Transfer RNA from a Candidatus Levyibacteriota bacterium, 71 nucleotides, folded computationally. Its Rfam family is "tRNA". It is annotated as a transfer RNA. The prediction has a mean pLDDT of 83. The RNAcentral record of the sequence draws on ENA.
[in-house]
RNA sequence: AGGGGUAUGGUGAAAUGGUAUCACGGAGGUCUCCAAAACCUUUGUUUCAGGUUCGAGCCCUGAUACCCCUG
Repeated sequence: AGGGGUAUGGUGAAAUGGUAUCACGGAGGUCUCCAAAACCUUUGUUUCAGGUUCGAGCCCUGAUACCCCUG
């Protein structure tokens, strides 16, 4: 320099263009002599900038970060 892949809560992952979901975690509660476990409630998310569309995590373009391949 060229080509490819990945980017979603604090963490790990889902999601046919139509309300972003699950598990763990955090907070509160029930239970208990106290705690753990269990159960209930709650918290918090689409890398960035544009475009297409009635509607974009998803499609298109560019950028950024990381990983892989070629030279």